[in-house]
RNA sequence: GCAUCGGAAGCUCAAACGGAUGAGCGCCGGUCUACGAAGCCGGUGGUUGCAGGUUCGAAUCCUGCCCGGUGCA
Repeated sequence: GCAUCGGAAGCUCAAACGGAUGAGCGCCGGUCUACGAAGCCGGUGGUUGCAGGUUCGAAUCCUGCCCGGUGCA
């Protein structure tokens, strides 16, 4: 350099064909306990890598760029 796959809560990941975002863990509070842990209940958290475009509507489609993996030179 070319090809290809991926990038989303603090972390690991869901989200047929475009209908507007969710789970587990974590964190915070409560309950329980002599105090903790565990369990149970509630809460918390996202410019979906960036910038444009298409569309009534984009995590999803298109273009460029950035970062990472793999393959080929």

Source information: Predicted 3D model of a 73-nucleotide RNA (transfer RNA) from a Tepidisphaeraceae bacterium. The organism belongs to Tepidisphaeraceae, within Bacteria. Its Rfam family is "tRNA". From the family's description: Transfer RNA (tRNA) molecules are approximately 80 nucleotides in length. RNAcentral records the identical sequence in 3 taxa. The coordinates come from a structure-prediction model, not an experiment, and the mean pLDDT is 83. The sequence is in RNAcentral, with records from ENA and MGnify.